[in-house]
RNA sequence: UUCCGAUAAAGGCAAACCCGUCGAAAGGCGGGGACGCAAAGCCACGGGGCUAAACCCGAGAACGGCAGAAGUUCUUGGGCAUGUUGGCCGGGUUGCCGAA
Numbered sequence: 001u002u003c004c005g006a007u008a009a010a011g012g013c014a015a016a017c018c019c020g021u022c023g024a025a026a027g028g029c030g031g032g033g034a035c036g037c038a039a040a041g042c043c044a045c046g047g048g049g050c051u052a053a054a055c056c057c058g059a060g061a062a063c064g065g066c067a068g069a070a071g072u073u074c075u076u077g078g079g080c081a082u083g084u085u086g087g088c089c090g091g092g093u094u095g096c097c098g099a100a
Base pairs, nucleotide, nucleotide: 004098005097012037013036017032018031019030020029021028022027035087041093042092043091045090046089047088048085049084050083055079056078057077058076059075060074061073062072063071
């Protein structure tokens, strides 16, 4: 120095759940709380998971109108990441300690 990781030491983080808050949602943030974690520090670059506001396609209804046309609105189904997840995995990067 690299790999590695102990019923070691010092310290660190904090799942579920609850409260508050932001968000369409997934989820984030703050407080409480600890299931766990040796990178559970940091980075959405690759894969996976989650969500679907906007957008696209379809159906129905209302309005519209000469009209079963155009168009508009609402409801509903489907698609979609540009959203989210680093406590799903890979990759990148930085780092505390030192038994075997």
Molecule: c-di-GMP-I riboswitch aptamer
Organism: Elusimicrobiota bacterium